RNA sequence: CUCACGAAACGGCAAAUCCGGCGAAAGCCGGAGACGCAAAGCUACGAGGCUACCGCGGGCUCCCCGCCCGCCACGCCAGUCGAGCCGCCGAU
Numbered sequence: 001c002u003c004a005c006g007a008a009a010c011g012g013c014a015a016a017u018c019c020g021g022c023g024a025a026a027g028c029c030g031g032a033g034a035c036g037c038a039a040a041g042c043u044a045c046g047a048g049g050c051u052a053c054c055g056c057g058g059g060c061u062c063c064c065c066g067c068c069c070g071c072c073a074c075g076c077c078a079g080u081c082g083a084g085c086c087g088c089c090g091a092u
Stems, first nucleotide, its partner, number of pairs: 004092001005090002012037002017032006035079001041085003045082003048077003055071006
């Protein structure tokens, strides 16, 4: 120095929930808070999942509005898995 591994040490991140904000929603940001995490650091590249404003189709209606159902990602999830990149320490 590199790889495997993760005992110890210094630290790090932050689930649920609550408050405030953004968003149609999924979800995200900030504060409080810790379920947990050796990559729970970063990246939507692959798979998978979530939402459906708009749009399309249908139903209710004389018609319109409105409501309901289905489809739809360019939206979202990196703490769903895989992959890529970067990375602290050193029992072994």